[in-house]
RNA sequence: UCUUAUCAAGAGAGGUGUAGGGAAUAGGCCCGACGAUACCUCAGCAACAGGCCGAAUGUGGUACUGUGCUAAUUCCUUUAGUUAUUUGUGACUUGAAGAUGAGA
Numbered sequence: 001u002c003u004u005a006u007c008a009a010g011a012g013a014g015g016u017g018u019a020g021g022g023a024a025u026a027g028g029c030c031c032g033a034c035g036a037u038a039c040c041u042c043a044g045c046a047a048c049a050g051g052c053c054g055a056a057u058g059u060g061g062u063a064c065u066g067u068g069c070u071a072a073u074u075c076c077u078u079u080a081g082u083u084a085u086u087u088g089u090g091a092c093u094u095g096a097a098g099a100u101g102a103g104a
Base pairs, nucleotide, nucleotide: 001104002103003102004101005100006099007098012042013041014040015039016038020031021030022029026077027076028075043070044069045068048066049065050064051062052061053060074097080093081092082091083090084089
């Protein structure tokens, strides 16, 4: 980079450390000197792949292994369409982008 599956559920304490952070554009809304984001340790969550157990063609169970994850739906919107409307906007579907796993 390509293919494919999933993305409304779930799961926090301590330490280091400093000023912004929540991927990107823009808007909104949040988090943050009562120390966020990040990193480290421990703990936890979760069946994506492997293993094991079960089942037998209906695909279950188990955190043992490899990943991943632990504010807010991927925080919401962003493209296109449908629909409602008090014309501010709302709801639904879809796309793009992104994240994670597996394969190439």
Record summary: SAM riboswitch aptamer (S box leader) from Jeotgalicoccus meleagridis, 104 nucleotides, folded computationally. NCBI's taxonomy places the organism under Bacteria, Bacilli, Caryophanales, Staphylococcaceae, Jeotgalicoccus.